[in-house]
RNA sequence: GGGCGAGUAGCUCAGCGGUAGAGCGCCGCGCUUACAACGCGGAUGUCGGGGGUUCGACACCCUCCUCGCCCACCA
Numbered sequence: 001g002g003g004c005g006a007g008u009a010g011c012u013c014a015g016c017g018g019u020a021g022a023g024c025g026c027c028g029c030g031c032u033u034a035c036a037a038c039g040c041g042g043a044u045g046u047c048g049g050g051g052g053u054u055c056g057a058c059a060c061c062c063u064c065c066u067c068g069c070c071c072a073c074c075a
Base pairs, nucleotide, nucleotide: 001071002070003069004068005067006066007065010024011023012022013021018055026042027041028040029039030038048064049063050062051061052060
């Protein structure tokens, strides 16, 4: 330098054009002598940055950044 994949909640990941979700974690309450487990409720997102397409973008296009894998080149 080229190709491919990934980037979404604190963590692991879904969502592939029409209101951003799950599990775990966190907070509160119930239960318990107490803790755990369990039950009920709750909070949390510039969807990696910028631009474009569209009535509408997490999703499609361009570009940049970060991480991983492969290839090439130089020494």
RNAcentral holds the sequence, with entries from ENA and MGnify. A computed fold for a 75-nucleotide RNA from a Mycobacteriales bacterium, annotated as transfer RNA. The coordinates come from a structure-prediction model, not an experiment, and the mean pLDDT is 81. It matches the Rfam family "tRNA". By type it is a transfer RNA.